Context: one part of a larger RNA
């Protein structure tokens, strides 16, 4: 100087607390431990590992096992030498592929020459043989760069000069207000700066101005009973995306006052006091994770810890946890009817009307490289039925018989359809998210992708609450003080 303390003061954060919903019972889904296994491939392990790396394991991915192969190699660059009709290809044998053997299979440049053709291995290009090498998801993240969790968007971490102090070091940065803030403002042996703070960057809520098609539709024509349709003058309006204006405690009151920051009320306004949200993450902490993303020292394999193939395996099942989803129903459940988005994506692609089929799907094939066409809403509402029951809830399980994707759905893929109809009556002890356009709740969309285990992930948008007295406790966190046998 720190760090710590079941020392003290001040102060904050969904940290309590005051609420709304889960979680932990159950079923499935998914990860992870353990058991098993030829293998069940590596990693990640309190917060900060466990729907985590994986934004897609049937082969393939694949690294893992267990049989068949190759040995200068799937891939690189270079040297020597060897052939010159050699390699791709195609055909045939074997074989489970791969791989092995057989056969067949245009050379191109230079020189000659009109051409036909013929000559050449110094040259391209390919093949062999030999080395040099390559190859290694082999170990070490405790050799290592990068990137990243995390404390924490916490308000902190520091210099330089001066000054104090023998010296480590202190002062700045401490005090008194105040702030979300080391934010300001006063005071002061300190007087400046620097890297965080905020602000400038984005997206979004008001408007004005340009802008007007693929978009809009006020007025006015045509059809129509009406919803609307159609054409068309248009750019009003909505919007699209481009400037640009707007918020700054600026103004009033008023409190604390040191005639200071600041604080509270309110006018005005689309918006008030950091309007809401992103993106932004200081000095360091955890020898925190990653040599399996790539990069890279060491060390270690080199006919094999390399390389190809086939087939399994990463999907096993007594069990234990985490993460989800679906439910246990009337604020519902099933039929009918009918309304309303946003943001995104489409050529190996999105695919309408149309016809078939209960259906998942088929057959077609307008239209659209897209404000133009296509994917394409549900909850809501409004009617009817069910009346509290393991039920017209629940939908696991399983049996049949279909769709699709792909060489192929046995192991091990989604779906439909009919039949089956399990546990489950709101969940112990514990425990998690949220403070508003939030939770809860309802659908849609991307990505990865042939297809999918997505119930996941990443985003949009409908509906749309309750509650916060406080700050005594629990958890984390900051300053200041103060005790230490601790470093």
């Nucleotide at each position: 100087u720190g760090a710590c303390g079941g020392g003290g003061g001040c102060c904050c954060g969904c940290a309590c607390a005051a609420g709304c919903g889960g979680u932990g019972g159950a079923g499935u889904a998914u990860g992870u431990g353990g058991c098993u296994c030829a293998a069940u491939u590596c990693g990640a392990u309190g917060c900060a590992a466990c729907g985590c790396g994986a934004a897609g394991a049937a082969c393939c991915u694949u690294a893992c096992c267990u049989g068949g192969a190759u040995u200068u190699g799937a891939c690189a660059u270079g040297u020597a030498c060897c052939g010159u009709g050699a390699a791709a290809g195609c055909c045939g044998a074997u074989g489970a592929a791969a791989g092995u053997c057989g056969g067949u299979g245009a050379c191109g440049g230079c020189c000659c020459g009109a051409a036909a053709g013929g000559g050449u291995g110094c040259u391209g290009g390919g093949g062999g043989u030999a080395c040099a090498c390559a190859g290694g998801u082999g170990c070490u993240g405790c050799a290592u760069g990068g990137c990243u969790g995390u404390c924490g968007u916490c308000a902190g971490c520091u210099c330089g000069u001066g000054c104090c102090g023998u010296g480590a070091g202190g002062u700045g940065u401490u005090c008194g207000g105040u702030u979300a803030a080391g934010u300001c403002c006063g005071g002061u042996a300190a007087c400046g700066a620097g890297c965080g703070c905020a602000a400038c960057c984005c997206c979004u809520a008001u408007g004005u101005c340009c802008u007007g098609u693929u978009g809009c539709g006020a007025a006015g024509g045509c059809c129509g009973c009406a919803a609307g349709g159609c054409a068309c003058u248009g750019c009003a309006c909505u919007c699209u995306g481009g400037a640009c204006a707007g918020a700054c405690u600026g103004c009033u009151c008023u409190g604390u006052u040191u005639c200071a920051a600041c604080g509270g009320a309110g006018a005005g306004g689309a918006a008030g006091g950091u309007g809401g949200g992103g993106a932004u993450g200081a000095c360091g902490u955890c020898a925190a994770g990653u040599c399996c993303g790539u990069a890279u020292g060491g060390c270690c394999c080199u006919u094999a810890c390399a390389u190809c193939c086939a087939g399994g395996g990463c999907u096993g099942c007594a069990c234990a946890c985490g993460u989800a989803c679906u439910a246990c129903a009337a604020u519902g459940c099933a039929c009918g009817g009918u309304a309303c988005a946003g943001a995104g994506g489409g050529a190996c692609g999105c695919a309408a009307g149309a016809c078939c089929g209960c259906g998942a799907g088929g057959u077609g094939g307008a239209g659209c490289a897209a404000a133009u066409c296509c994917c394409a809403a549900a909850a809501a509402c409004c009617g009817u039925g069910c009346u509290c029951a393991g039920u017209u809830c629940a939908g696991a399980u399983c049996g049949u018989a279909g769709g699709c994707u792909g060489c192929a759905a046995c192991u091990c893929g989604c779906c439909u359809a009919c039949g089956u109809g399990a546990a489950g009556c709101u969940g112990g002890a514990a425990u998690c998210g949220c403070u508003a356009g939030u939770a809860a709740u309802g659908g849609c969309g991307c990505a990865u992708c042939a297809g999918c285990u997505a119930c996941g992930g990443c985003g949009c948008c409908g509906u749309g609450a309750a509650u916060a007295c406080g700050u005594u406790c629990c958890c984390g966190g900051g300053c200041c003080u103060u005790g230490u046998a601790c470093a």
Molecule: small-subunit ribosomal RNA, 3' major domain
Organism: metagenome